[in-house]
């Protein structure tokens, strides 16, 4: 690399520094100098680990390891069901992100 399990409609800055990008790719459609990204600090959040207990599909957020921190993982892509003039909506799947755990 890459397998395996869960989870992905909630949340969470009127702060600094710094200065053009960013939203995984494709195509859309958006965010950006009224400040992208990246670092700091704040914060959400509870996956691990701690702790608790009545030992669970459990509780906690003082402590550690990640994670996030526009927009349902921003939408669509594949296949099915349904509807309309038409745009659609609806399950499931690929892909993806995070955690654990295996390699």
């Nucleotide at each position: 690399a890459c397998c395996u399990u869960a989870u992905c409609c909630a949340g969470a800055g009127u702060g600094g520094c710094u200065g053009a990008g960013g939203g995984a790719c494709a195509g859309g459609c958006c965010c950006a100098a009224u400040g992208a990204a990246g670092c700091c600090c704040g914060g959400c959040a509870a996956c691990c680990a701690g702790c608790c207990c009545a030992u669970g599909u459990g509780g906690u957020a003082u402590u550690g390891g990640u994670g996030c921190u526009a927009a349902c993982u921003c939408c669509u892509a594949c296949a099915g069901a349904u509807g309309u003039u038409a745009u659609g909506u609806c399950u499931g799947g690929c892909a993806g992100a995070u955690a654990a755990g295996g390699g």

A computed fold for a 103-nucleotide RNA from Syntrophomonas sp., annotated as SAM riboswitch aptamer (S box leader).
The sequence was found by an Rfam model in a public genome assembly.
The prediction has a mean pLDDT of 85.
The organism belongs to Syntrophomonas, within Bacteria.
Rfam family: SAM riboswitch aptamer (S box leader). From the family's description: The SAM riboswitch is found upstream of a number of genes which code for proteins involved in methionine or cysteine biosynthesis in Gram-positive bacteria. Gene Ontology term of the family: regulation of gene expression.